A computed fold for a 1550-nucleotide RNA from a soil metagenome, annotated as small-subunit ribosomal RNA.
[in-house]
RNA sequence: AUGAGAGUUUGAUCCUGGCUCAGAGCGAACGCUGGCGGCGUGCUUAACACAUGCAAGUCGAACGUGAAAGGGAGCAAUCCUGAGUAAAGUGGCGUACGGGUGAGUAACGCGUAGGUAAUCUACCCCAGAGUCUGGAAUAACCUGCCGAAAGGCGGGCUAAUACUGGAUAGAGCGACGGAAUCCGUAAUUGGGUUUUUCGGGAAAGGGAGGAAGCAAUUCCCUUCGCUUUGGGAUGAGCCUGCGUCUCAUUAGCUAGUUGGUGGGGUAAUGGCCCACCAAGGCUUUGAUGGGUAGCUGGUCUGAGAGGAUGAUCAGCCACACUGGAACUGAAACACGGUCCAGACUCCUACGGGAGGCAGCAGUGGGGAAUCUUGCGCAAUGGACGAAAGUCUGACGCAGCCACGCCGCGUGAGUGAAGAAGGCCUUCGGGUUGUAAAGCUCUGUCGCCCGGGACGAAAAUCUAGUGAGUGAAUAGCUCAUUGGACUGACGGUACCGGGAAAGGAAGCACCGGCUAACUCCGUGCCAGCAGCCGCGGUAAUACGGAGGGUGCAAGCGUUGCUCGGAAUUAUUGGGCGUAAAGGGUAGGUAGGUGGUCUCAUUUGUCUGGGGUGAAAGCCUUGAGCUUAACUCAAGAAGUGCCCCAGAAACGGUGAGACUAGAGUCUUGGAGAGGGUCGUGGAAUUCCCGGUGUAGCGGUGAAAUGCGUAGAGAUCGGGAGGAACACCAGAGGCGAAGGCGGCGACCUGGACAAGUACUGACACUCAACUACGAAAGCGUGGGGAGCAAACAGGAUUAGAUACCCUGGUAGUCCACGCUGUAAACGAUGGGUACUAGGUUUGGUGGGUCUUGACCCCCGCCGAACCGGCGCUAACGCAAUAAGUACCCCGCCUGGGAAGUACGGUCGCAAGACUAAAACUCAAAGGAAUUGACGGGGGCCCGCACAAGCGGUGGAUCAUGUGGUUUAAUUCGAAGCAACGCGAAGAACCUUACCUGGAUUUGACAUCCCCUGACAACCGUAGAGAUAGGGCUUCUGUAGCAAUACAGCAGGAAGACAGGUGCUGCAUGGCUGUCGUCAGCUCGUGUGGUGACAUGUUGGGUUAAGUCCCGCAACGAGCGCAACCCUUGUCCUUAGUUGCCAGCAUUAAGUUGGGCUCUCUAAGGAGACUGCCGUGGUUAACACGGAGGAAGGUGGGGAUGACGUCAAGUCCUCAUGGCCUUUAUAUCCAGGGCGACACACGUGAUACAAUGGACGGUACAGAGGGACGCCAAGAGGCAACUCGGAGCUAAUCUCAAAAAGCCGUUCUCAGUUCGGAUUGGAGUCUGCAACUCGACUCCAUGAAGUUGGAAUCGCUAGUAAUCGCGGAUCAGCACGCCGCGGUGAAUACGUUCCCGGGCCUUGUACACACCGCCCGUCACACCAUGGGAGCUGACUCAACCAGAAGACGGUCAGGCUAACCGUAAGGAGGCCUCCGGCGAAGGUGGGGUUGGUGACUGGGGUGAAGUCGUAACAAGGUAGCCGUAGGGGAACCUGCGGCUGGAUCACCUCCUU
Repeated sequence: AUGAGAGUUUGAUCCUGGCUCAGAGCGAACGCUGGCGGCGUGCUUAACACAUGCAAGUCGAACGUGAAAGGGAGCAAUCCUGAGUAAAGUGGCGUACGGGUGAGUAACGCGUAGGUAAUCUACCCCAGAGUCUGGAAUAACCUGCCGAAAGGCGGGCUAAUACUGGAUAGAGCGACGGAAUCCGUAAUUGGGUUUUUCGGGAAAGGGAGGAAGCAAUUCCCUUCGCUUUGGGAUGAGCCUGCGUCUCAUUAGCUAGUUGGUGGGGUAAUGGCCCACCAAGGCUUUGAUGGGUAGCUGGUCUGAGAGGAUGAUCAGCCACACUGGAACUGAAACACGGUCCAGACUCCUACGGGAGGCAGCAGUGGGGAAUCUUGCGCAAUGGACGAAAGUCUGACGCAGCCACGCCGCGUGAGUGAAGAAGGCCUUCGGGUUGUAAAGCUCUGUCGCCCGGGACGAAAAUCUAGUGAGUGAAUAGCUCAUUGGACUGACGGUACCGGGAAAGGAAGCACCGGCUAACUCCGUGCCAGCAGCCGCGGUAAUACGGAGGGUGCAAGCGUUGCUCGGAAUUAUUGGGCGUAAAGGGUAGGUAGGUGGUCUCAUUUGUCUGGGGUGAAAGCCUUGAGCUUAACUCAAGAAGUGCCCCAGAAACGGUGAGACUAGAGUCUUGGAGAGGGUCGUGGAAUUCCCGGUGUAGCGGUGAAAUGCGUAGAGAUCGGGAGGAACACCAGAGGCGAAGGCGGCGACCUGGACAAGUACUGACACUCAACUACGAAAGCGUGGGGAGCAAACAGGAUUAGAUACCCUGGUAGUCCACGCUGUAAACGAUGGGUACUAGGUUUGGUGGGUCUUGACCCCCGCCGAACCGGCGCUAACGCAAUAAGUACCCCGCCUGGGAAGUACGGUCGCAAGACUAAAACUCAAAGGAAUUGACGGGGGCCCGCACAAGCGGUGGAUCAUGUGGUUUAAUUCGAAGCAACGCGAAGAACCUUACCUGGAUUUGACAUCCCCUGACAACCGUAGAGAUAGGGCUUCUGUAGCAAUACAGCAGGAAGACAGGUGCUGCAUGGCUGUCGUCAGCUCGUGUGGUGACAUGUUGGGUUAAGUCCCGCAACGAGCGCAACCCUUGUCCUUAGUUGCCAGCAUUAAGUUGGGCUCUCUAAGGAGACUGCCGUGGUUAACACGGAGGAAGGUGGGGAUGACGUCAAGUCCUCAUGGCCUUUAUAUCCAGGGCGACACACGUGAUACAAUGGACGGUACAGAGGGACGCCAAGAGGCAACUCGGAGCUAAUCUCAAAAAGCCGUUCUCAGUUCGGAUUGGAGUCUGCAACUCGACUCCAUGAAGUUGGAAUCGCUAGUAAUCGCGGAUCAGCACGCCGCGGUGAAUACGUUCCCGGGCCUUGUACACACCGCCCGUCACACCAUGGGAGCUGACUCAACCAGAAGACGGUCAGGCUAACCGUAAGGAGGCCUCCGGCGAAGGUGGGGUUGGUGACUGGGGUGAAGUCGUAACAAGGUAGCCGUAGGGGAACCUGCGGCUGGAUCACCUCCUU
């Protein structure tokens, strides 16, 4: 100094696991925006091509030459000056530095540490010695010639510090030896240093000064050079250890290859090169090959370890248009040098020439993208020079760009009427907001004016002083003091003054992650999006606005790196089920390794030394006003090397030990393996006998077999395969696997025991062996079974399941294959860590006559279980616990165990094994539900047992459909359909047609006027329009007037809407269901979702109650409380009743209130009592009593919730829409249509009936706009009539079935009544569309109803009538009422619905779920592919430029040396040889692009076919293999449980 997480798989949970985000960074780019300054940075792409200018010259104190312009003089010629200057040349030094770039390079290239006794080093420094004497040329220059040019050739002259002969020289070099000394070796060896002997080998002069001399010249002194030698410094070469990316789908590579000897070559070692000899060298610790890449200090990130990177700065390397080559030189195989070849560009007179920005600027091009054709040598550095100085695109500066880092500013204080405006609003207000304005101040930056730097000191010059050298007071050199000269930046930094708040804020975001919220627009559109995901009419997620948040001259986006990611895990992960243990064993390399002692010091540890460049990072300090930046010092640099020490541990060496391991003896157990024999049962076939019509098969059938004799049965025979019982949680084996019996051969384990060996061990890449089933080859064999195949069924189909047949195969021998759910889904070894139970083998103890039992061990095989572990499930001494060692394997899902390549195989195929692309998940365990053609228990008119219906007919009514101007709208399985509608002729009415109105038919407010209405005519279909007549409200006040009511008029706010959305809502309702359930608090268990309670044993109509229990309590439901009915009592008797007493036609009246009844209040029923059963329970059964008995009957009452169930057309209501219309009024029409389909009903089909006559008995209701009596008329509906009744009084009102008679006699009828014709009645303004009823006539279908289906368990079904609501009128509907009054329930197997428990699940929108494959279409990436085409590369061959090397007797040329000369020596050219780049030829290898066609794969709201999987998924599923099939798939063989359910066996736990 030092470590943060979040979102996303699910209904929810935990885990695994990927994806994504928040951080930091950048040579960046893009979008929007932009005030100033400082310091940095700036072609990451095309090592693409380059116009123009500049980037390396310098020296006259090495040398020979040598102008001109201009100026001056002169009349002029000409001379002087310019000037020994410029310029060119010879010569020297430099040009190998500095600057650029990163193409190549996987290498001693780089880094680090060493070596060089195997080396060189110009210039520089120190030291020693020397610098003598000759010679011959040549450029420049002059001249001639060729060429367009570039340039070249010949002749002539000349100098040197250019070239060169000779002399001299030692401690240098070379050499045979000798001597001395040192290092080193296993070694006679090798090597260094010194000394001695011998050999050959060097140079250059120039300048200043002095002296001598006429001069030439010589001498002295000094300085710069030169030569040689030694040393130093610097730089360079070479060698070595270690480190340095990726691919094994690259496993073998190598002939100069590896080594030696001898040469050559080099500064130097070396196959560097050559000749000869040997046959080596490298490699799984990854050779060779492919791909990629300059390396490092460092930089970014990270807690670190690491990961990524290699711009700027610094070190090294490599390159300079591409390829090759050498020359010169100290150094190059040379960026601004040479030669050759090639490509490209330019000039050309077409003959031939010129060029190389990866130097600085700059141009084009490429690209998302990267600057000025600037100033200066003032500073720093470099080259040359004695120096002045010259040169320097190195460098110093400036310019451009917000590219980065850093600093500053855009104002400060005050200011509430909380201004205006904006936005929102619940309309009150809130917010923008002290923000603004206003007032008071300040002056950074910018602007204006003025002053104005540091960077400069050396060198040089100059004036002195001192010292040295020297003959010298000269010169030269050195030191020192003073002065002079020199600034690109730049009139810049900085300082002073002035004016003025004046000139200076944006960008992104605001659903969660993630700080920040509202309105409007839009309406799965437009769009957003990093992930999850937003948007289908109320979007905090799109777009705009207001507001807010964050950062700020920037802010966002994109790209890339690290982080988070413990998501490659050394630090620091895993592998039973999530991805992951190799099928098993043997075993090499490798890794790891028992006890003791000694040695060593290789690892290891400690201390010291060297190095780890500088810069950077870190710390401290300092300089720019601060910071960035810069400077100084320190620390650090975890590394490498060297030295010394230690000796515990690992290694190594030596010795010893026995606990690991092994050997030996004895013994028993065993489906261990192999070979050869052998046995019986059964199937099938054949032969024969008996015998007759079937057999066989299935859910049911059929195919098939059988009268030519099957099947059945008896006897005989053949043949193959498998071995019942024993048999077990049993045994054996490494695994696969192994089962009749016997013999032979053979492996392993175990127990006990003594002795022996002495760590001999464990694990295990590569390798080897074994390895179910299926499959393959060859040859046998073939009874049964049985892929394929055939037929029959099933089915919509049925390439299946079922059936009848049936071939490979199954069996044997030999050979191959090498895979399985090869599983304990659990690698091997060792050690340790509670128990209990069972079992196989065996030993000991105890005991016994003996076999047992029992106790203690060892080796196996199982179950349960504590600690511990685990995500949980679970594992738990046979670990999934605690540790160590070794091997194998994993890193999201899909694509895919696929493609390509390789290896193996006869083939099938196996092993090895990717990518593009695509998704945000895929997955494990457990939880709650739901579901199951899973299980258990239970209930219900659920079935069954019964009774009566519907479905057939006619009609009524509702619905669909169709039709129509309109047939208004809604309701849609149960839970729409005689439903809203308890009643459509007008009205209703919402619909249609037509006619009208526009503040409106209705409400509130404001203004004006004064009545309005009613009544009577006119026009009109009416609404309405226009007349007549008539009339003047109430309250207060004296009145004016005000208020209230009503009507008319005018303008606007507004009214109105049965318009839309029931998926924006309230309320109400239906339904599961009157089913028994639904929850909570606290506690407890679980990481958690959750569980417990609520489960269990009983019981109940009931989660009703009892018992038990980690639960204890509680709430909503159940029940009860309420109404009604059934019995009794009390009270009260009118309109009710009448027992007794009177009375009447009559409870009619008197009287009475016992009874009935009425209507108030009570009583009664509680399993209370008895018995039995039951747990001494709850409760059940039976009985008594009772009017009633086990909730007595009926009703009201509907838990948490489900169905986005129904209703915006009851009402209410958000939003939207409409406003001379979607509002309002009116007339007529429609809602009543009619080929048809369905629902609900009515009436029937008749004799248990119809008709006629007579006759009896209810209950509950209604009645004043009403019910309507008696009486009368009419066949009747009805009419006339009018009594009574506000109704226990009057009335509707007759109850009907029933009962008593008569008739009909089985017929479409005396059944049935539809339909139609005629005539009426009633209601109403009005019965045409379109009412009900009556009478007469007519007299249809229908003779009990297919598949299917409904209701009902007792006063119920069935049957009979009566009343009421609505209503002018209209009921077969609805709601009620009573009369008559059954049958049946064995029972819960099945159908339907429901409740509880449990189980499986891939479902959670919850089975109306999920989901698989083919096919069709679209798009995407990819494999194969006749080929086509490019890149790289290999070996072979051809050819061969420049060049150096070697040769060169022939040809040509030739100054120095030798020689008097001829000539010689030597040299150059040419030529020859091998080497050798580009190029060429044919042939291989690797890799890319493309390719008709083709294969599979992926993705895609609503395509086709099926239904494979998930539940027992309807044939359990899956694995391997083989065959078959449109497809999912099916079938055979073997295997697995990761199969439900039931039963049995066994064991364990309690």
Annotation
Its mean pLDDT, the model's own confidence on a scale to 100, is 84.